[in-house]
RNA sequence: GCCGGUGUAGUUCAAUGGUAGAACGAGGGACUCAUAAGCCCUAGAAAGUGGUUCAAUUCCACUCACCGGCA
Numbered sequence: 001g002c003c004g005g006u007g008u009a010g011u012u013c014a015a016u017g018g019u020a021g022a023a024c025g026a027g028g029g030a031c032u033c034a035u036a037a038g039c040c041c042u043a044g045a046a047a048g049u050g051g052u053u054c055a056a057u058u059c060c061a062c063u064c065a066c067c068g069g070c071a
Base pairs, nucleotide, nucleotide: 001070002069003068004067005066006065007064010024011023012022013021018054026042027041028040029039047063048062049061050060051059
């Protein structure tokens, strides 16, 4: 330099053109003499820019970061 892949919550992962969910983690509550476990509740996320579309996390282009391959 060229090609391909990945980028979603604090972490590990889903879903899929129709308004993003789980587990663990965090905070609170209740219980307990107290702690833990278990129970209830809450908050929290689409790498960026543009395009297509009635509607984009999803499709397309470019940029960025990481990973792999070739040279």